[in-house]
């Protein structure tokens, strides 16, 4: 230098013939249970905002009524070739 795969909440990880972003698990917070704790269990858990509403899938653009998904450029990680 070229080719392939990948980048999504605090963590792992789903969501694709383009149509509700964050399902599920872990973690965390509070309560119940216990003499106390562990285990179990209930509820909550992205950000801004008083609300209405808005933003967010590595970064920046494009296509589209609509983009995690398609297209272009760039960054990063892993693998292969030279």
């Nucleotide at each position: 230098g070229c080719c392939c795969a990948g980048g999504u909440g605090g963590u792992g990880g789903a969501a694709u013939u383009g149509g509700u972003a964050u399902a599920c698990a872990c973690g965390c917070a509070u309560g119940a249970c216990u003499u106390a704790a562990a285990a179990u269990u209930a509820u909550g858990u992205c950000c801004c905002g008083a609300a209405a509403g808005g933003g967010a899938u590595g970064c920046g653009g494009g296509u589209u009524c609509g983009a995690c998904u398609c297209c272009c450029g760039c960054c990063c990680u892993g693998g292969g070739c030279a």
The RNA shown here (transfer RNA) has 82 nucleotides and comes from Parcubacteria group bacterium Greene1014_15.
It was read from a public genome assembly.
The coordinates come from a structure-prediction model, not an experiment, and the mean pLDDT is 81.
The organism belongs to Bacteria candidate phyla, within Bacteria.
It matches the Rfam family "tRNA". By type it is a transfer RNA.